About this RNA:
Small-subunit ribosomal RNA from a metagenome, 1390 nucleotides, folded computationally.
[in-house]
RNA sequence: GUAGCAAUAUUCAAUAACUUUAGCGGCGAAAGGGUGCGUAACACGUAGGUAAUCUACCGUAGAGUUGGGAACAACUUGCCGAAAGGUAAGCUAAUGCCGAAUGUGGGCUUCCUUGUAAUUCAGGGACGCCUAAAGCCGGGGACCGCAAGGCCUGGCGCUUUACGAUGAGCCUGCGGCCUAUCAGCUAGUUGGUGGGGUAACGGCUCACCAAGGCAAUGACGGGUAGCUGGUCUGAGAGGAUGAUCAGCCACACUGGAACUGAGACACGGUCCAGACACCUACGGGUGGCAGCAGUCGAGAAUCUUUCACAAUGGGGGCAACCCUGAUGGAGCGACGCCGCGUGGGGGAUGACGGGCUUCGGCUUGUAAACCCCUGUCAUUCGUGAGCAAAGCCAAUAGGUGAAUAAUCUGUUGGUCUGAUAGUAGCGAAAGAGGAAGGGACGGCUAACUCUGUGCCAGCAGCCGCGGUAAUACAGAGGUCCCGAGCGUUGUUCGGAUUCACUGGGCGUAAAGAGUGCGUAGGUGGCUAGGUAAGUCCGAUGUGAAAGCUCCGAGCCCAACUCGGAAAAGUCAUUGGAUACUAUCGAGCUAGAGGAUUGGAGAGGGGACUGGAAUUCUCGGUGUAGCAGUGAAAUGCGUAGAUAUCGAGAGGAACACCAGUGGCGAAGGCGAGUCCCUGGACAACUCCUGACACUGAGGCACGAAAGCUAGGGGAGCAAACAGGAUUAGAUACCCUGGUAGUCCUAGCCCUAAACGGUGCACAUUUGCUGUGGGAGGAAUCGGCCCCUUCCGUGGCGUAGCUAACGCGUUAAAUGUGCCGCCUGGGGAGUACGGCCGCAAGGCUAAAACUCAAAGAAAUUGACGGGGGCCUGCACAAGCGGUGGAGUAUGUGGCUUAAUUCGAUGCAACCCGAAGAACCUUACCUGGACUUGACAUCAUGGGUCUACCUGUAGAAAUACGGGGUGCUUAUGCGCCCAUGACAGGUGGUGCAUGGCUGUCGUCAGCUCGUGUCGUGAGAUGUUGGGUUAAGUCCCGCAACGAGCGCAACCCCUGUCCUAUGUUGCCAGCACGUAAUGGUGGGGACUCAUAGGAGACUGCCGGGGAUAACUCGGAGGAAGGCGGGGAUGACGUCAAGUCAUCAUGCCCCUUAUGUCCAGGGCUGCACGCAUGCUACAAUGGGUGGUACAACGGGCUGCGAUCUCGCAAGAGUGAGCGAAUCCCUUAAAGCCAUCCUUAGUUCGGAUUGGAGUCUGCAACUCGACUCCAUGAAGCCGGAGUCGCUAGUAAUCGUGGAUCAGCAAUGCCGCGGUGAAUACGUUCUCGGGGCUUGUACACACCGCCCGUCACAUCACGGAAGUCGGUAACGCCCGAAGUCAGUGGCCCAACCCUCG
Repeated sequence: GUAGCAAUAUUCAAUAACUUUAGCGGCGAAAGGGUGCGUAACACGUAGGUAAUCUACCGUAGAGUUGGGAACAACUUGCCGAAAGGUAAGCUAAUGCCGAAUGUGGGCUUCCUUGUAAUUCAGGGACGCCUAAAGCCGGGGACCGCAAGGCCUGGCGCUUUACGAUGAGCCUGCGGCCUAUCAGCUAGUUGGUGGGGUAACGGCUCACCAAGGCAAUGACGGGUAGCUGGUCUGAGAGGAUGAUCAGCCACACUGGAACUGAGACACGGUCCAGACACCUACGGGUGGCAGCAGUCGAGAAUCUUUCACAAUGGGGGCAACCCUGAUGGAGCGACGCCGCGUGGGGGAUGACGGGCUUCGGCUUGUAAACCCCUGUCAUUCGUGAGCAAAGCCAAUAGGUGAAUAAUCUGUUGGUCUGAUAGUAGCGAAAGAGGAAGGGACGGCUAACUCUGUGCCAGCAGCCGCGGUAAUACAGAGGUCCCGAGCGUUGUUCGGAUUCACUGGGCGUAAAGAGUGCGUAGGUGGCUAGGUAAGUCCGAUGUGAAAGCUCCGAGCCCAACUCGGAAAAGUCAUUGGAUACUAUCGAGCUAGAGGAUUGGAGAGGGGACUGGAAUUCUCGGUGUAGCAGUGAAAUGCGUAGAUAUCGAGAGGAACACCAGUGGCGAAGGCGAGUCCCUGGACAACUCCUGACACUGAGGCACGAAAGCUAGGGGAGCAAACAGGAUUAGAUACCCUGGUAGUCCUAGCCCUAAACGGUGCACAUUUGCUGUGGGAGGAAUCGGCCCCUUCCGUGGCGUAGCUAACGCGUUAAAUGUGCCGCCUGGGGAGUACGGCCGCAAGGCUAAAACUCAAAGAAAUUGACGGGGGCCUGCACAAGCGGUGGAGUAUGUGGCUUAAUUCGAUGCAACCCGAAGAACCUUACCUGGACUUGACAUCAUGGGUCUACCUGUAGAAAUACGGGGUGCUUAUGCGCCCAUGACAGGUGGUGCAUGGCUGUCGUCAGCUCGUGUCGUGAGAUGUUGGGUUAAGUCCCGCAACGAGCGCAACCCCUGUCCUAUGUUGCCAGCACGUAAUGGUGGGGACUCAUAGGAGACUGCCGGGGAUAACUCGGAGGAAGGCGGGGAUGACGUCAAGUCAUCAUGCCCCUUAUGUCCAGGGCUGCACGCAUGCUACAAUGGGUGGUACAACGGGCUGCGAUCUCGCAAGAGUGAGCGAAUCCCUUAAAGCCAUCCUUAGUUCGGAUUGGAGUCUGCAACUCGACUCCAUGAAGCCGGAGUCGCUAGUAAUCGUGGAUCAGCAAUGCCGCGGUGAAUACGUUCUCGGGGCUUGUACACACCGCCCGUCACAUCACGGAAGUCGGUAACGCCCGAAGUCAGUGGCCCAACCCUCG
C1' cells in the first nucleotide's frame, strides 16, 4: 500500500542475527610434506670470521597515531568469442591508494672529541638538509552537546627508533672419489683506479691501466657421485655403504626469466620456449602426483583410491571456531626383531604297519594305543579401559583503572571433547579337542642304509660323483640341524699378512731401470747457545639430537620406549716443557774434497809405422789333375790350373806373450811409436770445514744388426744361384756369391745389455791363490818370510734361504734413497701420445678364456746321454724253418650248427693224456615239468628189482608175469601237492684258488739310529771279488727279514750190511744148449746205511783280505752234472667251461631225456711238426749190444693157419721169476750208379683184417695196383756250448679202437766252435738330463677341415657429447629514445 473493524494472511521496505557465496583488504601460501635429477662445489663436515649484512610474526623499552584527497573491484548495461575469457561505459567502500603536517628518533654532508696497533670502525656532541602513521571492537560515572558524539577507560591494530631472540646471507683454514693413455690451463683471465649494482664484501658488472694468476703437494680435462650424524663388517688398523630417523644442500614436466614479498627467482604462483597429454566450432585454449591414496608401464620385486583432527604440531582469527593425506590410528605383506602355542605325566606282549637283516634279530620306539591331568593361544558368552589436558561458563583473589564496568593473571566449581574401539585387559564355558614345516646326510660339515638307474637320467659352493653291487643321481626308511620358519639367489666386509700403516716382497717363483752425471724431493757427522713450527703436558670452548656402550626406569617378559652417565676431533683458542727433529747465527774435524810425491794399467782420442797370412796381377819352372765330402757332384784346369820361385798391388785383422791377469760407469778395450786426455791406488804431511748420500723428471754414453751420404772392399758372408742329402729339404754338408763387415759424418737406443743380485755407509769367525803399492826384518839380491791398504778368485764359520745355495766382493745384521712386482694366457699386443728417414722404440690396456701357470728339490721311468757288468744276445760253428707233399692247430669263408675259451714275446700238436655213438657244452626234430640229481614236510599206495609182448628212430606209452625188508605207529620204493632242484647262461673289469711272464734275473724290504722343514736319504753307495746284495775292506750306521747259496732227489767213485725172483769167480753135478742144479757172496746188480770235495795242500798274483791263476793227489776240483725249489712286485695277463663263489638272468625253459647231424665242412692266409728231395744213400740177406717202463675186463709164450694185418689154441705171470721184447742206427756180404731213379711216397682203384650196438658222413692197420709235388728252398727267421747239437730206435699215459708224425720219458752212436763285446735284443748297478708319472706306445707345436664363443676390420649410414667460429633469436631485467594514456601532487588560457 491492498482486502479488512480487528485478529490474521500476503507482498514490499527498514533494522538485527544466522547460513551460503563472489569480490575488495590483511596474514599465510618461502613452513610442513616429497625426491636425489644435477652437483667434485665453500655443496657437505669441522673450526672460525662478518669492524662487510638483513631478519615478517615474537619479547623488552622510548615516542607518536593530526588533517585531507582521488580511484578501482564487486554490481549494472552493451559488444566479441565454441570455450577459456576479453573489452567498453557507469556507480561505490575500506586498516587498499595518494599528498600535506609534526619529528622523540632515524639517515646524509662537514667538523670536534673518546677508544682501538690502525682504517672506510665504534661511542659522544654541533650547524644544515631529508624522513612516519589507520583504524577496529568493548565498557562507562560526572561534565559538554539537539543528535552523532566529545570525554574517560580496556583490548586488538598502525608508524618510528633502540636492544634482544629466531632465521638467513657472505667470507676463510682444514678434511673426505677414480683417472697422467687429461700436462699445461686462463682475456673478466690476475691486479689496480673510477663509475654502477647489492641487505652486504667482491670483476658482481662496466671504462681505462698494468701483465698477471693457477699447476707434478696434480692445475685444466674426462668419468662417477647428493654430503654428514651414522649403518654393516673387522681383534684392531681399516674396508664397504649413506634405506628408515635426524642436520645441511639441490630439485619440482625440460630449459630460461623475472615479479610480489621480511623471506622465493617460488612443488599444488606468473611469463616465454620445448616435448608430451587433453578439449576444440580448427580460429584457439588447458595441464604438470619426486604431496596422500590409487592407475598404467618397466622390473626378480615393494601396500589401502581407509578413519580422525580425540592427542601433538602448524596457519588464520580477540575468540568461538575454521583449515591441516603434517600427524595420530587402523588395513595389507613371516619383510625384520621379540615373545607364545601346537600339550603334560604314566605307559612294554617293546603291538600293528614300515625299513633293514648275517633270518637269529635290529630299528622306527614310550613313539602309538591305553590311563590320569592341565587349559596358554584360537573359539563362544559377558564385562570393559588409559591416552583428557586445555577450552567455555560461573564464582572468587590480585593487577590496571575514577570505577563494584571492561580486561589480564591465579584459585575453586560446573560443563563439553575419544579416530583407535566394544579394541587391550578382566571373568565364565567346553574340549587334547583347531594348530609343523623346511633343509641336509662323500670330504670340508653334525647326520647311513636299501631299492631303481647304468657316463643315461641327473647332481655340483670347491674337490668331484654317475660306464651293473652309487652312503654323491632318483625314491624310500632312518638320522642330523634349525623351527613358524627353512633353504636358494644377489650384495658387502671377513677369512686375504692376497696392496702388507699396524703387516709383504724383487739371484732361480711376478719383480733391480743397460750404465752414469745430476735438478726438485727425501735423508744427513760432532759441540754449546737462541726460537718454539713439529713433539709432549694442562686449561677453556665446541664436537646438535637420535644411535653405540654402561647404570637405572616403564609396558607381565623381551623387542620397544624413557631418564642419567660415559665416549667421540689429525678441531680451535690459550698457558707451559725443550730431550729429539726443524730453524737461526757461532764453532770443530772423524764424513767429503783439495795440495805434494810415486808407480801400475788392451782406459779414451788423433797421427805415423810394422811384419806374418789370405787373395789378386806379372814373369820363370813344370804337367794333369786340383778342390771338396760320410760318399759325391756342382766348381777350377791342356786357352797350362794345383804345386813351386821371384816381383808387385790392396784391404782387413794383429799369432806367440796371454794368466778365473789388467783397465773402464756400463757397452767394451789386445802389433809398435809419438802427441793430447779421464779415472783409480799407495805414502807422507798440510789445507777447506758437512761442502754429504740417494735421486722422480732431465742430460749424456750405450754390443751387434739396421738406416742416410761419401769413400773403401783382401778375406768372410745374410739374400740369391748351383750341387748333394731326403718321401720332400725353401735346412744342416759342398761350390760360388751381393748387401754388410772397414773408414768419415749423422741417425737408431735395443740384447740372456747377466753376477739373471740398484747405489751409498757401517758392523760381523776364518783358510788359501793371484794383480798393484807401502813398510819391517834379513840379505849378494825387491828370492823367501811378516805386517798393512786397494783390487780380483776358490773353499767355508755363524747367520740367512722354500730349497738350490749365499757367506767381509753377503742373498748375514742395520740405516738412507731410488726403481720394480701382485695368478696364467690374451700381451709387452691394440688404441692414444711422444721419439725415429725407415725399421721400429718408449709408455701401455680391455673384452674373452683357463684352474691353474710357476720355483726348488725327491723317487721312479725314459734318452738315437756317459761309464761298468751280464745272458746261445751278437759273433764263431752245427742242424733246421721259410720252397714240396702231408699231419695237427688257428684265422677267414661257409653252414641249421660248424659249441666255447686261448690272440705279440707270454695264443696258434694250446684247455684236448684220444670228438664214429657217448663225450658234447652246438644244430634239427620228438618228448618231460617237483623234474636226470639233493633235502624236508603233508597225504596216499602193499610196491621195488627182474623177465617179457605191442607201437615208435629212440626217449617213452600201453600190457603180461612178478609182489621188497621187517624187531611192523618202522625202513626202502612209487604217486600227488608244496618248499625247492637245475643252468658248460652273463660278468676273470666283483672274486677265491691255480697258472703264465719279466726271471732262477739278483734283487726287494724292515727295526733302531743319523741326516733333511718335507717328499725322502743313509744302510743297499764306494775299492776289489763272485754265478750271486757271494764274500772282504772301508764307511753314520748297527742289525734283521724275504730272496742267493746250502739242507732234498737222481747221477758219477768207494766201503759196510743183506743176498731172491738178481749174480756165477772158485768147488761139484748135469745138458744138444742155457746159473739148468748143488752151492757160494767174491764180482755185476738191487735195496739200505756210510765215506768222499773243504780252495783242504803247494806255488804265483792280490791290500798279510775276499778271491783268482797254475799244480799235485783224486772216480770227481773250485757250484762235479741234472732236477725240484720262482723274493717284493708288474701285466685290471689267463681261467666264472676243472672246482668254489658275490651279483644279475632263465624256471612247461637258457633246465632234463632221446634220435640224427655238427665240432672232421674248404677259393685261401699263418703257425708247429712229420716225410723227403737221395750214394755218409736205397734195397736184400746175415749178425751184435740197451735203458726206462707196462700187464688180470690185462700182458699173452708155444704150436697151427694166412704173403700180411691177423685168426685159432691158451703155457706162464698180479710179476728183479712170466709176457710186452726181434731194439735200431752199427757191423759183414751183395745189388743199384746219378736217373724224377730200385730216390720220394702223396693220391686213387681193388681186396681184406681188427675194435666196436654201429666204421656212410668220419677209425686204424694189411696186401695188390697206381706212383703226384719235390733235385736242398727269396727276404727273413729258430735251436744248441758236451755226453750237448745232430742222428737212431724204444717205453708209457689217455684209450673198445684210433686219426700220435703230438706229449712225457728211456737209452745207443756221438761232433764242431766261442777271437771277442763295436753292433742287435733282454737284464742288473752307478751317474747325468727331463716340460714324462697311464711314466717315450709319454708329453707336445703349428697349419688345415667343421662347429661354437668373444673381440676386431669393412663401401657406407645414423645418433650422442665436447670445443671453436658465424647466423637467427622468445620472455625478461636495466638503460636510452619515440609514441600513447593518466584521478589524487605542481603549473594552468587550453